Predicted 3D model of a 341-nucleotide RNA (Bacterial RNase P class A) from Sphaerochaeta globosa str. Buddy.
RNAcentral holds the sequence, with entries from ENA and Rfam.
The organism belongs to Sphaerochaeta globosa, within Bacteria.
Its Rfam family is "Bacterial RNase P class A". Rfam links the family to the GO terms tRNA processing, ribonuclease P activity and dimeric ribonuclease P complex.
It is recorded under the gene name rnpB.
[in-house]
This record gives sequence, C1' cells and structure tokens, in this order.
RNA sequence: CAAGGUAGGCGAGAUGAUCGCGGGCGGUCGAAAGACCGCUUGAGGAAAGUCCGGGCUCCAUAGGACAUGAUGCCGGGUAACACCCGGGAGCGGCGACGCUAUAGAGAGCACCACAGAAAAUAUACCGCCGAUUAUUCGGUAAGGGUGAAAUGGUGGGGUAAGAGCCCACCGCACCACUGGUAACAGGGGUGGCAGGGUAAGCCUCGUCAGGAGCAAAACCAAGCAGCAGGUUGGGUUGUCCGCCUUGAGCCUGCGGGUCGGUUGCUACAGCGUCUUGGUAACAAGAAGCGUGGAUAGAUGAUCAUCCGAUACAGAACCCGGCUUAUUGCCUGCCUUGUUUU
Repeated sequence: CAAGGUAGGCGAGAUGAUCGCGGGCGGUCGAAAGACCGCUUGAGGAAAGUCCGGGCUCCAUAGGACAUGAUGCCGGGUAACACCCGGGAGCGGCGACGCUAUAGAGAGCACCACAGAAAAUAUACCGCCGAUUAUUCGGUAAGGGUGAAAUGGUGGGGUAAGAGCCCACCGCACCACUGGUAACAGGGGUGGCAGGGUAAGCCUCGUCAGGAGCAAAACCAAGCAGCAGGUUGGGUUGUCCGCCUUGAGCCUGCGGGUCGGUUGCUACAGCGUCUUGGUAACAAGAAGCGUGGAUAGAUGAUCAUCCGAUACAGAACCCGGCUUAUUGCCUGCCUUGUUUU
C1' cells in the first nucleotide's frame, strides 16, 4: 500500500436571534378557578417488531403428580432469560476468524418422492465363479449401474469366485486408567462389528413454567335511580296526640360508582468515572451526576453563520435482552499478500 477479520464509538446537527408547545420551580395579581412574567428541562440507537425474560398489579393457590408449553454440549454470570462470557466438539476459511435447536436413532411408532434388484426382518439387475440338458440352477457381493442416502474404509492373506472369512492400520462399541470442576481429550485393553437417514414428525430423558395484564390496579367522586330519617303539606272528627299518605315539595344521611379527576408515572436491577477481585461476562466499594412523562397526546418553525453530512426513524408502566431497519463518519487490535528498510 492492497485485500480482509474483529471489537467499539458517533450518528445530525452546532451557535445566535425571533416566535410557539409539554413538564418542573419561583414570583406577581386574584376569594378561588386561573392569568401573566422569569428560570430550567424536554425522544432513540434502534423509541420499532412485541419475539423472549423479569419488576409491578389483580385473581387463583394445603401439598404432590399428570397434561400442555418452552428449552437442550459443559462451566460461569445475572433479578431472570431462548441473553451474555469462557471452554469443548463438529463444519467452513491459507489465515485473522466465523457458524452450529450441538442430549438420545444399540426404547418404541411413523416417514423416506423419482430412479433402482433392493430404501430396511435387506436384496441380487449387469457382472464374477461352479454345474449344466444352453437356459436354467447354485454360490457371491470384489467391480459396474440407480439414488440425496445402499449394511464400515485402505492394504494384504485367503478362495472356484468372493466375503471381517482371517490379519495389520484407521473407524466404531465396551472396559477401566491418566489429565480436566465438567463437556471432553489422550494413550491402553477387549470385541470382528453394532449395523442407513430424519428427533426442526411423534417420542424418550433432564431442566424451567399457576393465569391475566397499566385498557393491570387503587382512590376521590358530580348528576340520576334506590333506601332511611326529619320537616312542610294533604287525609283521618272541631282541636291536640297518634295513624295513613312519597300518585306532593324541601333538607340531611347512606349507597353503588356513571361523567370526570387523582395515583400508578418515572429516583432507580439508574448513568458514566476511578479502585479492587475475575481470562471474561460480571461483582463489590468510593466519590460524583439527575437525564421525557403527554392523556386527542409536548419535544416545533423562520432567518443568519458554520458543517463532508442527505440514513432508518417518534416515548405512552418500567427495566434486561434478541431480531429487524439504517446515508454515512471515526478509532483500537489482528490476518494474508507485495514492496522497501
């Protein structure tokens, strides 16, 4: 310098002026409601998809099991996870590095198109060998052919031809041993060798899970029904008491909770910095910071200067993840190749 790999940051605007909107605080006026003024603050890395996990709320719940769903190598982290970190194994890449629903197919069921003899209790089309009445019988699975996939692989012995039939090495299964917390790895012994694939079809085994969700839920509470009491009136014998009457009015209380309002609501698994422990994820400690909260829904507009800057995109209870979208800019480390020193 070229081509890459990986980890991370910024992400579209900034400054000034004018006008405007939501939240908070303060002041003035006002009986209050509120009005005005000032200060301060006001979207994202994904606010998105709503796919996981949790907080929180209500309902249910003695305890246990089954069902159902999710998940799946091992160890660690975490409030928890399907997330993250580290490691193992397999595959891909010259490499940096990347990818993997990565347990079990020697429990059972199911399926495997076409082609092919045969797709699973294996089998025999061509071929090879033997016999033979010359077109059939027997032996075989080396070789060929079909297929996505064909009953271990290579070499030798052996044989009529062949074959784990026998042997060596590799592979596989089992057994202990050594290393490792473990997954697993290593070498050793035993066995001629189980016996195709799909577990992201059912299933088996281990682990986890009660349900619904902020339109959760709690509180305040006009009006109008309803109930109780009082009072005024009407009726009952002329009067009083008593009784009746709400198909008469008014007042008070209760009452369910409609309109509406308040809380939930944003200060907490918070943020970055430093120190310590740890390979790391992360944890602990110290000092510091405050950073949206609307409810028809604020976060905007114009002008000037600067700027390489035009992307995807707008909170609605909150947090941790994952996934998807994204014009671009910047940084660290590493790999391969070439040249120069």